Predicted 3D model of a 72-nucleotide RNA (transfer RNA) from Opitutaceae bacterium TAV5.
RNAcentral holds the sequence, with entries from Rfam.
Rfam family: tRNA. By type it is a transfer RNA.
RNA sequence: AGCAGGGUAGAGUAACGGUAGCUCGCCGCGCUCAUAACGCGGAAUGUGCGGGUUCGAUUCCCGCUCCUGCUC
Numbered sequence: 001a002g003c004a005g006g007g008u009a010g011a012g013u014a015a016c017g018g019u020a021g022c023u024c025g026c027c028g029c030g031c032u033c034a035u036a037a038c039g040c041g042g043a044a045u046g047u048g049c050g051g052g053u054u055c056g057a058u059u060c061c062c063g064c065u066c067c068u069g070c071u072c
Stems, first nucleotide, its partner, number of pairs: 001071007010024004018055001026042005048064005
């Protein structure tokens, strides 16, 4: 320098244009002598940044940036 894949909540990971979900973790309650497990509920400034298209963008297009791999 070129190519490919990726950046979504504290961690991991979905969502082929229509309210952004799931698991673990965290908080509260229930259960228990108690803890764990289990059950119920809740919170978290979550879509890398800037533009474009669209009634509407995590999703499509352009630029930038960071990470991983391959090639030179």